Notes:
The part of an RNA shown here (small-subunit ribosomal RNA, 5' domain) has 509 nucleotides and comes from a metagenome. Its Rfam family is "Bacterial small subunit ribosomal RNA". Rfam links the family to the GO terms structural constituent of ribosome and ribosome. Model confidence (mean pLDDT): 86 of 100. The RNAcentral record of the full RNA draws on SILVA.
[in-house]
Context: one part of a larger RNA
RNA sequence: GGAUGAACGCUGGCGGCGUGCUUAACACAUGCAAGUCGAACGAGCAGCCAGAAGUGCUUGCACAUCUGGUGGGCGAGUGGCGGACGGGUGCGUAACACGUAGGAACCUGCCCUGAGGAGGGGGACAACCACUGGAAACGGUGGCUAAACCCACAUGGUCUCCUAGAGGUGAGAGCCUCAUGGAGUAAAACUCUGGUGCCUCAGGAGGGGCCUGCGGCCUAUCAGGUAGUUGGUGGGGUAAAAGCCUACCAAGCCGAUGACGGGUAGGGGGCGUGAGAGCGUGGCCCCCCACACGGGAACUGAGACACGGUCCCGACGCCUACGGGCGGCAGCAGUGAGGAAUCUUGCCCAAUGGGGGAAACCCUGAGGCAGCGACGCCGCGUGCGGGAGGAAGGCCUUCGGGUCGUAAACCGCUUUUCUGGGGGACGAGGAAGGACGGUACCCCAGGAAUAAGUCUCGGCUAACUACGUGCCAGCAGCCGCGGUAAAACGUAGGGGGCGAGCGUUAUCC
Numbered sequence: 001g002g003a004u005g006a007a008c009g010c011u012g013g014c015g016g017c018g019u020g021c022u023u024a025a026c027a028c029a030u031g032c033a034a035g036u037c038g039a040a041c042g043a044g045c046a047g048c049c050a051g052a053a054g055u056g057c058u059u060g061c062a063c064a065u066c067u068g069g070u071g072g073g074c075g076a077g078u079g080g081c082g083g084a085c086g087g088g089u090g091c092g093u094a095a096c097a098c099g100u101a102g103g104a105a106c107c108u109g110c111c112c113u114g115a116g117g118a119g120g121g122g123g124a125c126a127a128c129c130a131c132u133g134g135a136a137a138c139g140g141u142g143g144c145u146a147a148a149c150c151c152a153c154a155u156g157g158u159c160u161c162c163u164a165g166a167g168g169u170g171a172g173a174g175c176c177u178c179a180u181g182g183a184g185u186a187a188a189a190c191u192c193u194g195g196u197g198c199c200u201c202a203g204g205a206g207g208g209g210c211c212u213g214c215g216g217c218c219u220a221u222c223a224g225g226u227a228g229u230u231g232g233u234g235g236g237g238u239a240a241a242a243g244c245c246u247a248c249c250a251a252g253c254c255g256a257u258g259a260c261g262g263g264u265a266g267g268g269g270g271c272g273u274g275a276g277a278g279c280g281u282g283g284c285c286c287c288c289c290a291c292a293c294g295g296g297a298a299c300u301g302a303g304a305c306a307c308g309g310u311c312c313c314g315a316c317g318c319c320u321a322c323g324g325g326c327g328g329c330a331g332c333a334g335u336g337a338g339g340a341a342u343c344u345u346g347c348c349c350a351a352u353g354g355g356g357g358a359a360a361c362c363c364u365g366a367g368g369c370a371g372c373g374a375c376g377c378c379g380c381g382u383g384c385g386g387g388a389g390g391a392a393g394g395c396c397u398u399c400g401g402g403u404c405g406u407a408a409a410c411c412g413c414u415u416u417u418c419u420g421g422g423g424g425a426c427g428a429g430g431a432a433g434g435a436c437g438g439u440a441c442c443c444c445a446g447g448a449a450u451a452a453g454u455c456u457c458g459g460c461u462a463a464c465u466a467c468g469u470g471c472c473a474g475c476a477g478c479c480g481c482g483g484u485a486a487a488a489c490g491u492a493g494g495g496g497g498c499g500a501g502c503g504u505u506a507u508c509c
């Protein structure tokens, strides 16, 4: 000098774009953050339509009841898809976690392409009803019922398994093509008639799991480490290779090119600095990983060992009728605590994107916006011209004067900004539809009006005098100033630097 997610002191007019718990992965009141589908299904209610007998009676209406129909307008239930995305955090992790380059033994819901198919049956459980336990949370027993729920049967090959081959290729393991026989395994309907779905196989796209080479921290005051350890065989297991697991057999495997141990740490794209080499760093944004009160486990599912799912243990908090229950903000806001320190319990789904739905649409604290903070960067303003040998006042003075100083007053001008009034969007691809927003922007009027500080002046280093103080009070980045004339302390005048900022502190180059 540059830089910062900064903080502190003094000061502070406006706008745009960014950015804002670096500490306690400390604890959390309250609200919201994941639902949706009636074009999968049954039952119910409101409403509506029709009818019946009845009541009231202004005799063609009103009311209540019953029957039938209709009925996603409504709450719950079965079922489907989604809740594995999106959002947060950086605890752990020195590891195939990440980056990069490869590999073979794999999976893949929704989407796309191609081929073929969907026959006839059976069953259960919610809801509901009855009884019943409990303070509650939540249940229990019996009975009825639908489906795209569940089950077996049929059909079936380019699927799976077994079996006997042929050809090609290859060192081989194997791979590709053709082909005999046998066994096994599918399906779901709905509809507004336009469609939307269902089953099997093959392929694709995108996504994911696994393996390997290489690369990126400190420590030898850590030198030896290792028994599923290293390899093999049989078996198991997985979507899949593999000590992944198990039994047996062998005795290996790693290590000064640093094993093992300890410390620290999420990694990368990047970012800061620097001429570069390098050094430092990983906040915002993007990719990957890990985690979701601490620990463990599996279930469901195409996908999880699952932040707003389940179970168990633990700590903590809450409710309780003391029997028992409930909870998890490292989602958005917000609270307490910690701290030098970090925001609104805002508006909207209008746009972009996501989930569900045929759609209308619903949901979406993702997102779009607004609010707060000079936290940062950028831009603008606080006026412009004229105006005295130069007011008043301050300071200095050799008492002549000098200086603040064209500075002010005063005269003229302008209106960015400000205030008031009027108009008023783009963002919305097709008629309407905009949270932002009566915002941006445009026009008119008014009036210099609403707007300057901070640090410093001994040398380094740009900027000097006076008074006060008297090794005191104090200053200070280094050298050093202060003990009676201090350009170094304090105040004043003046000067210098930067400017809505200026200084200080911390950290990096």
Base pairs, nucleotide, nucleotide: 001509002508003507004506006505007504008503009502010501013380014379015378016377017376018375019373020372021338026336027335028334030333031332032331035081036080037079040078041077044074045073047070048069049068050067051066052065054063055062056061088291089290090289098215099214100213101212102211103210106208107207108206111204112203113202114201115200116199117198119153121151122150123149128143129142130141131140132139133138159184160183161182162181165178166177167176168175169174189196190195217263218262219261224254225253226252229251230250231249232248233247234246235245236244266288267287268286269285270281271280272279273278293314294313295312296311297310316327317326318325319324344370346369347368348367352366353364354363355362356361383413384412385411386410393404394403395402396401418446419445420444421443422442423441427436453498454497455496456495457494458479459478460477464493465492466491467490468489474481475480